This is a predicted structure of a 369-nucleotide RNA (Bacterial RNase P class A). Model confidence (mean pLDDT): 76 of 100. Its Rfam family is "Bacterial RNase P class A". The family's RNA type in Rfam is ribozyme. Gene Ontology terms of the family: dimeric ribonuclease P complex, tRNA processing and ribonuclease P activity.

RNA sequence: AGCAGCGGCUGUCCUAUCGCUGGGCAGCGAUGCCGAGAGGAAAGUCCGGGCAGCACGGGCCACCAUGCUUCCUAACGGGAAGGCGCCUUGGCGGCAACAAAAAGGUGACAGCGAGCGCCACAGAAAACAAACCGCCUUUGUUUAAAAGGCAAGGGUGAAAACGCGGGGCAAGAGCCCACGACGCGAUCCUGGCGACAGGCGCGAUGGCAAGCCUCAUGGGCUGAAAGACCAAAUAAACCGGCAGGCCGCAAGGCCGCAGACAGGCCCGUCUGCAUUGCCGGCGGGUAGGUUGAUAGAGGUUGUCGGCGACGACAGCAGUAGAUUGAUGAUAGGACACGACAGAACCCGGCUUAUAGGCCUCUGCUUUUU
Repeated sequence: AGCAGCGGCUGUCCUAUCGCUGGGCAGCGAUGCCGAGAGGAAAGUCCGGGCAGCACGGGCCACCAUGCUUCCUAACGGGAAGGCGCCUUGGCGGCAACAAAAAGGUGACAGCGAGCGCCACAGAAAACAAACCGCCUUUGUUUAAAAGGCAAGGGUGAAAACGCGGGGCAAGAGCCCACGACGCGAUCCUGGCGACAGGCGCGAUGGCAAGCCUCAUGGGCUGAAAGACCAAAUAAACCGGCAGGCCGCAAGGCCGCAGACAGGCCCGUCUGCAUUGCCGGCGGGUAGGUUGAUAGAGGUUGUCGGCGACGACAGCAGUAGAUUGAUGAUAGGACACGACAGAACCCGGCUUAUAGGCCUCUGCUUUUU
């Protein structure tokens, strides 16, 4: 220098015109002017909380979730710092088994020393052991073979009944000893808030709890279409009020009452005069509208505290808020030629997607010193 990868930051810009959704000002109004208008994930709806309604005496069981420690936080299954195990590199030390320091990665990392269950294929055997090859003893012997002992060595497997060195033995074996690996020890010691580490003592020997299960902790249900408020028209129910009568088979006619015809009265004209009608009232609540609803456990800058997540204090800036649901279109210009993607109650996380540019780290290749 190039390429690749993990992680972090950023996430096209400018001008004009015409529109769309909110806000402010002016105007009686029509309208005009000014200003604002998606994201780092707005996504998946996975986890936690706020808010709201309903439920609610207490306990146990069931169900669900979580599971090393301490801390952060409103809370969390999230985050920070640490402990331990495993893997890779490494190789102080050791006869060997084993294995220190250091670096990187990774772990649903309580319990299989409570019980049950499971462990494919291969293999003699997958868990009160067993014996294919093999080793040893005895019998027999030309060879073959038979009986017994063993579990070292070989072989199978993801995993083989602790490993290694020595003793021991017919051959062997934790059968015995030292060391190593492992487990247990609040009621042993030291250090640490703790997980745990070192020592000491004791002890057994396969694995699996994202198998049942045991232990500990937590969990009421629902979800902005939650919820609160205002409330039309029409119809039905209920309550109150209302003047109609006569003749005629009928059509209709006559009288009367009420109302309208712009002060009152009269005349006139018109309209209406009943229980299937008219007028008024009442309450629930539909349509519809308002609210919830955007200033928030918020952002940012600085100082201080803390290894850190984060916290305290001081300052600064700032209207997205729709509801068939706005955030766009056209024209011109610039460059690196533009990815994933569109708010719907709000917030903290997690996960997933992401062209190009910038930064940190790691690996590989090439070149130069």
The model forms 94% of the base pairs in the Rfam consensus.